[in-house]
Molecule: transfer RNA
Organism: Candidatus Woesearchaeota archaeon
RNA sequence: GAGCCUGUAGCUCAGUCUGGUUAGAGCGCUGCUCUGAUAAGGCAGAGGUCCCGUGUUCAAAUCACGGCAGGCUCA
Repeated sequence: GAGCCUGUAGCUCAGUCUGGUUAGAGCGCUGCUCUGAUAAGGCAGAGGUCCCGUGUUCAAAUCACGGCAGGCUCA
């Protein structure tokens, strides 16, 4: 220098191909419950610039383009 893949909650990820319900799951966190007291269990809750910007569209995590970061391969 070239090609490909990845980026979504504190962590690990789904959803993207085929745009459309209020952005989700597990773990973690907080409160309550349960217990003699913990752990486990049960109930409820908080937590998001969907990497950044621009565009397309009635509507974008999702499509197009340009960047940034990480990984792999080639040179």